A computed fold for a 126-nucleotide RNA from Polaribacter sp., annotated as SAM riboswitch aptamer (S box leader). Its Rfam family is "SAM riboswitch aptamer (S box leader)". About the family: The SAM riboswitch is found upstream of a number of genes which code for proteins involved in methionine or cysteine biosynthesis in Gram-positive bacteria.
RNA sequence: ACGUUAUCACGAAAGGCAGAGGGAUUAGACCUGUUGAGGCCUUAGCAACCCAUUUCUCUAAGAAAUAGAAGGUGCUACAUUCUACAGAUGUGGGUUGAAUUAAUUUCAAUAUCUGACAGAUAACAG
Numbered sequence: 001a002c003g004u005u006a007u008c009a010c011g012a013a014a015g016g017c018a019g020a021g022g023g024a025u026u027a028g029a030c031c032u033g034u035u036g037a038g039g040c041c042u043u044a045g046c047a048a049c050c051c052a053u054u055u056c057u058c059u060a061a062g063a064a065a066u067a068g069a070a071g072g073u074g075c076u077a078c079a080u081u082c083u084a085c086a087g088a089u090g091u092g093g094g095u096u097g098a099a100u101u102a103a104u105u106u107c108a109a110u111a112u113c114u115g116a117c118a119g120a121u122a123a124c125a126g
Stems, first nucleotide, its partner, number of pairs: 003124006013043005021032003026084004044076003049072002051068001052066005080118001085115005094110006
C1' cells in the first nucleotide's frame, strides 16, 4: 500500500518564516488568496477515536456515566464546499434545452431523500 470497524451539516486561531496559488484526484460549478492563502514552526484551542476514573455484566474494541482530559493521534474557511453513479418521491407552477403544432403538446434537465463509489480521520489487523 491493501484490509476490517466506526465517524464525517457540531466545535475550535493567533504569532513567526516564506511568497502564489489553494479548497484530495478528473470535469463542471462555487468560493478563497499579495489586506499574504495553502505549506512549515511555535503557542493556544476544539473534540473525545485511543485513553483516564467509577459502576454493572462477566472477559470482550462489552455496556453505562463523567462539569474526566495527563498522554497518543486528529482537527481549528465554505456540509467530505456542491454536483457526477443507482434507487425512491415529486414532476402543479417557473426556468433552460430539444422535437412538434393551427392552438400547443411531448421529452429531458433543474428539486428532495436514501444508498453506493471515492476520500479523510481513528482504532485494529497484517

The coordinates come from a structure-prediction model, not an experiment, and the mean pLDDT is 76. Of the family's consensus pairs, 91% are formed in the model.